[in-house]
Context: one part of a larger RNA
RNA sequence: GAACGAACGCUGGCAGCGUGGAUUAGGCAUGCAAGUCGAACGAGAAUCGGACUUAUAGCAAUAUAGGACCGAGGACAGUGGCGAAAGGGUGAGUAGCGCGUGGGCAAUCUACCUCUGGAUUCGGGACAACCCCGCGAAAGCGGGGCUAAUACCGGAUGUGAUCGGGUUACGCAUGUGACCCUGAUCAAAGGCGGGGAUCCUUCGGGACCUGUCGUCUGGAGAGGAGCCCGCGUCCCAUCAGCUAGUUGGUGAGGUAACGGCCCACCAAGGCUUACGGGUAGCUGGUCUGAGAGGAUGGUCAGCCACACUGGGACUGAGACACUGCCCAGACUCCUACGGGAGGCUGCAGUCGAGGAUCAUUUGCAAUGGGCGCAAGCCUGACAGUGCGACGCUGCGUGGAGGAUGAAGGCCUUCGGGUUGUAAACUCCUGUCGUCCGGGAAAAACGGGUUGGGCGUGAAUAUCGCCUGGCCGUGAUGGUACCGGAAGAGGAAGCCACGGCUAACUCUGUGCCAGCAGCCGCGGUAAUACAGAGGUGGCAAGCGUUGUUC
Repeated sequence: GAACGAACGCUGGCAGCGUGGAUUAGGCAUGCAAGUCGAACGAGAAUCGGACUUAUAGCAAUAUAGGACCGAGGACAGUGGCGAAAGGGUGAGUAGCGCGUGGGCAAUCUACCUCUGGAUUCGGGACAACCCCGCGAAAGCGGGGCUAAUACCGGAUGUGAUCGGGUUACGCAUGUGACCCUGAUCAAAGGCGGGGAUCCUUCGGGACCUGUCGUCUGGAGAGGAGCCCGCGUCCCAUCAGCUAGUUGGUGAGGUAACGGCCCACCAAGGCUUACGGGUAGCUGGUCUGAGAGGAUGGUCAGCCACACUGGGACUGAGACACUGCCCAGACUCCUACGGGAGGCUGCAGUCGAGGAUCAUUUGCAAUGGGCGCAAGCCUGACAGUGCGACGCUGCGUGGAGGAUGAAGGCCUUCGGGUUGUAAACUCCUGUCGUCCGGGAAAAACGGGUUGGGCGUGAAUAUCGCCUGGCCGUGAUGGUACCGGAAGAGGAAGCCACGGCUAACUCUGUGCCAGCAGCCGCGGUAAUACAGAGGUGGCAAGCGUUGUUC
């Protein structure tokens, strides 16, 4: 000099863009952060409508109340599907194939998506919900009975796949690819919409045809994941030897898959900055520096690890699973003392510790994600607003004229000098702020409706695609921006002045009080302490401290 997720002191006008729990991976009240699908399924509350009927009032029309029925409606819950393994947080652990980089898998898996292929055939038995009974304070649990499905099970078919055998090509090879063979094993589910003729019909509809979503077995792709290897990746030798599943082989097991991954047996190997200890998430980057290098890894992005502590598996395409399950432990809460409930290292917020780090805010309008045919629902992701000079950037706090060089202050050799064109005063301007008025873009590539065209199809049904008209959708926000009004009005401080180092005098103090980054100042003339005037520097900041180069 530069830098910072900074803190502290004094001071503080506005805007834009960023950024903000670095310490206790300490404990947490409260709310929210993962749901969705009725076009898979049974059942169906509130409410609304209809006709009927009973009672009351009334001459009647009718009104009020009740009853069971039909229709609409779809809440709460349940079965089932998909999602919940993403998104979000943190950096504890980890010196590791963890990360970075370059390769490999002839040793692998892959839901949703794209392309391609097949099926939609015949049957069956349950279990929730619901009803009944019982236990329990609760959390919840047990027994009996009924029932649906795209839930579950059996049979059929086999486009195909796997296993077995053969041929051929390739490969260093265990083998891989293609083709052939007979045998064995292995599939499927329906929902919603439209329709002319024909057939069946319980007159609701069904068969049949067709559109669409879904379903099944493979293949290919895309994207994702797993595993292996070369190289690189902090300090300590006051850590010098370490290692029995240890190193290798054979066989068996296990895995999606190779492998001591696990096991039995056999051999006696293997490592050498090893082993041990300390510290630490790694990287793209960031800071500094002319560079080489040094330091660092907050925000953003990629990877990894973790989810009260330790262990375990289940489900699933995917987890050994942050807001799933089980066990143990510590802690907190409820209890009828028998037993139960919980996990903010999600967003806010609270206590604690700390020098120190924000709102218990608005919205799903946009972007993205989950579910759904869709409408849509959910989304503390995200988009915004708020708070903090925490940082960077921009703007302003006025401009021009103005000498009797006013007053006051300070100094003085008492002549004057200086503050100083500074002020007053005169003439202007109107940024920002204030007030008044107008007022966006972000939003149409999506949705509804209605035309046209093309495709599907037997079809002027339906459905899909393209295109036009109309309608509707904004948290931010009456914000940005624009116009107008008044009026210099509302807006300057901080540090330094002995040398390094730009900037000097007076008074007070008297080795005292004090200063200080280094040298050093202060003991009666202190440009070094304290105050004042003046001056220098930077400026909505200025200094100090800490840390890095």